About this RNA: The part of an RNA shown here (large-subunit ribosomal RNA, domain VI) has 248 nucleotides and comes from Haloarcula marismortui. The prediction has a mean pLDDT of 89. NCBI's taxonomy places the organism under Archaea, Methanobacteriati, Methanobacteriota, Haloarculaceae, Haloarcula. It matches the Rfam family "Archaeal large subunit ribosomal RNA". Rfam links the family to the GO terms structural constituent of ribosome and ribosome.

[in-house]
Context: one part of a larger RNA
């Protein structure tokens, strides 16, 4: 695009998938079997390891958003910063994103294989097979996940529209994302910011004030105090104060 108007819900032809394989251990049981010696199952339950799909409350990793120390060295000196590998080094670390964390990943039922029969002629007996029926595999097909109206036989309902449904640009965003796509919100609104709260991160701020090895003194590294301070947030509420106007 198309399926001759459109929104929303659906079937599901078909398609993919291993989505599950292993093995341990309890009960059974020191039983059954066995002269002992030895020594099982069938079926219930735990678990353990590989593989798959997810999640990030815990644990851990990362975190070049953030905070703190601390060595050179510029800004005169304090403060305050900039450089030193596109973090100078360290020592923290919150969303994310991950795994070394953490969840789930049965049954069952069909027709079958070798193989086990049952009924029965051919061939008056036998005989599982010729007719015929019952069983019987981790396999096979459902079953289970996923995709799947372009399935041209191009489905189906339910509503709204042809008196104008609905959809697109635009704008504020992200359960989405290489452009397109998709999903959200647009004043009848909490959709981004600001701001407050809340919940974190780091580790007690500048400046004052007291005390400080030493030193005549000047000065003083530091140390308590003020101060769970100061700085910060990707996160979550409030709250329309900016911004989703204006429009085609």
């Nucleotide at each position: 695009u198309g399926u001759a108007g459109g929104u929303g819900u659906c079937u599901g032809a078909c398609a993919a998938g291993a989505a599950c394989g292993a093995c341990c251990g309890u009960a059974u049981a020191g039983u059954a079997c066995g002269a002992g010696a030895g020594g099982a199952a069938c079926u219930a339950c735990g678990g353990u390891u590989g593989g798959u799909g997810g999640c990030c409350a815990c644990u851990g990793g990362u975190g070049u958003a953030c905070c703190g120390g601390u060595u050179g060295u510029u800004c005169g000196a304090g403060a305050g910063a900039g450089c030193a590998c596109g973090u100078g080094c360290c020592g923290g670390g919150u969303a994310g994103c991950c795994a070394c964390g953490c969840c789930a990943c049965a049954c069952g039922g069909g027709g079958u294989a070798a193989g086990a029969g049952c009924u029965g002629a051919a061939c008056g007996c036998a005989u599982c097979u010729a007719a015929g029926c019952u069983c019987g595999a981790a396999a096979c097909c459902c079953a289970c996940u996923u995709g799947g109206a372009a399935a041209a036989g191009a489905g189906a309902c339910a509503c709204c529209g042809c008196c104008g449904a609905g959809g697109u640009c635009c704008c504020g965003c992200g359960u989405a994302c290489a452009a397109g796509a998709c999903g959200c919100g647009g004043u009848c609104g909490a959709u981004a910011g600001a701001c407050u709260c809340g919940g974190g991160g780091u580790g007690u701020g500048c400046g004052c004030g007291u005390c400080g090895a030493g030193g005549u003194a000047a000065c003083g590294a530091g140390a308590c105090g003020u101060u769970a301070a100061g700085c910060c947030c990707a996160c979550g509420a409030g709250c329309a104060c900016u911004a989703a106007c204006a429009g085609a």